Context: one part of a larger RNA
RNA sequence: UUGGGCGUAAAGCAUAUUUAGGUGGAAAACUUUAUUACUUAUUUGAAUCUUAGAUUUAUUCUCUGAAUUUUUUCCAAUCAAAGUUUUCUGGAGUUUAAUUGAAGGUUAUGGAACUUUAAGUGUAACGGUAAAAUGUUUUAAUAUUUAAAAGAACUUCGAUAGCGCAAGCAAUAACCUAAAUUAAUACUGACACUACAAUAUUAAAGUGUGGGUAGCGAAAGGGAUUAGAUACCCCUGUAGUCCACACCCUGAACGAUGAGUGCUUAUUAUUGAAUUCUUUUCAUUAAUUUAGCUAACGCCUUAAGCACUUCGCCUGGGGACUACGAUUGCAAAAUUAAAACCC
Numbered sequence: 001u002u003g004g005g006c007g008u009a010a011a012g013c014a015u016a017u018u019u020a021g022g023u024g025g026a027a028a029a030c031u032u033u034a035u036u037a038c039u040u041a042u043u044u045g046a047a048u049c050u051u052a053g054a055u056u057u058a059u060u061c062u063c064u065g066a067a068u069u070u071u072u073u074c075c076a077a078u079c080a081a082a083g084u085u086u087u088c089u090g091g092a093g094u095u096u097a098a099u100u101g102a103a104g105g106u107u108a109u110g111g112a113a114c115u116u117u118a119a120g121u122g123u124a125a126c127g128g129u130a131a132a133a134u135g136u137u138u139u140a141a142u143a144u145u146u147a148a149a150a151g152a153a154c155u156u157c158g159a160u161a162g163c164g165c166a167a168g169c170a171a172u173a174a175c176c177u178a179a180a181u182u183a184a185u186a187c188u189g190a191c192a193c194u195a196c197a198a199u200a201u202u203a204a205a206g207u208g209u210g211g212g213u214a215g216c217g218a219a220a221g222g223g224a225u226u227a228g229a230u231a232c233c234c235c236u237g238u239a240g241u242c243c244a245c246a247c248c249c250u251g252a253a254c255g256a257u258g259a260g261u262g263c264u265u266a267u268u269a270u271u272g273a274a275u276u277c278u279u280u281u282c283a284u285u286a287a288u289u290u291a292g293c294u295a296a297c298g299c300c301u302u303a304a305g306c307a308c309u310u311c312g313c314c315u316g317g318g319g320a321c322u323a324c325g326a327u328u329g330c331a332a333a334a335u336u337a338a339a340a341c342c343c
Base pairs, nucleotide, nucleotide: 003315004314005313006312007297008296012311014201015200016199017198021194022193023192025088026087027086028085029084030083031082032081033080035077036076041072049065052062053061054060091191092188093187094186095184096183097182098181099180100179103177104176105175106174107173108172109171110154115149116148117147118146119145120144121143125136126135162169163168206247207246208245209244210243211242215241216240220236221235222234223233258310259309260308261307262306263305266288267287268286269285271283272282273281274280292299293298316343317342318341325336326335327334328333
C1' cells in the first nucleotide's frame, strides 16, 4: 500500500465554527468528454502454428498463409459525467404567530444553617472514639437567650424530568443575549453535506497579580492504632476552595458508539407544540421488541440494521501517553513521536 476494521478485543480528535479539498436535489436545451459495439481504410507485421525450400531427422534460417498485436480515421448507440443557459420546489434558509426550559451574562434581594464577637442566665464538665488520648474549660467553657458581623452554599419542589455544541447549568426578581419546537402563509431558489490546516470554547487541579477567607481542607504539627504506620480513625491547620483579570488545555472530556442524508416491525411511557377534543400529527427523552446485525454480551426508527457522502483513527505484547528533536507555556507541563532490545 491492498484488504479488513474502530460500543466492550488495537482503533471516533473533548466540543463547535469554518477555509482549501472531496461529494452533491428535480426538469429541459446545447456543447464537450468518456465508455461500448460495428463498419471502412491505414500503420506495425513479434512468438506459436502452418506451406515450401536451404542442409541431413532434429536444431537454425528463408518463404507462404492463418492468427494475434499496435496507430489513426469514419460511423452509430448507450447510459454516465462535466460545463453553460433557462426553469422548478421537495433539501437549506428567511418571515409571521405562539410556546418552552437549572441555556448564557450583569445587577439587586432573601431565609435557614455553620463560625466568630458582645451581653444575659447558669455550673462542671465539654468534645471525640470501637475504646481512648491530644484538644477546650473555674481568666466560667459546653448548653441556652438576645444582638451584631462575615463568607460560602441554595432545603423542599426534584423526576427514569428539562436546557446547552461539549465542558456544563438548580434560592428569588429584573434587565440584556442566544437557541429549539410547533402552526400557517408568503419569500429566496440548491444557497447543501463533510471538513486537513486555522480559530473559538474547554471540568477539576495548578500558575501569575490583586482582593476575600465562614465552613471544608492537600502540606505540616500533635494524639491513637501497629512489630513498624511517613496511612486508614481523632484534635488542630497553611495553600486551595470564593471574586476580578490573565495563563494552563488535560480527563474513564464515556453513549468507551465522528458528522450528515434516505429507507426498514410492533407496544408502552415521557417533555413541548398543534388539533376536528378523541385521538391523531410533528419534535424530544426513556423502556420492551420483530426482521436484520454481532465472536458473544448485546444493538434494534436516538441502530451496533440496509445503503450513500466525507473526515479522523487502528495494524502482536512490552520497551513507550517514553528518548531525541521541534512547537507552545512564567512554571508545572502539553502537543507531535521513534529505535535498540526482550517475548
Record summary
Model confidence (mean pLDDT): 82 of 100. Predicted 3D model of a 343-nucleotide part of an RNA (small-subunit ribosomal RNA, central domain) from Mimica arnoldii. It matches the Rfam family "Bacterial small subunit ribosomal RNA". Gene Ontology terms of the family: ribosome and structural constituent of ribosome. RNAcentral holds the full RNA, with entries from ENA and SILVA. The source organism's lineage runs through Eukaryota, Rhodophyta, Florideophyceae, Rhodymeniophycidae and Mimica.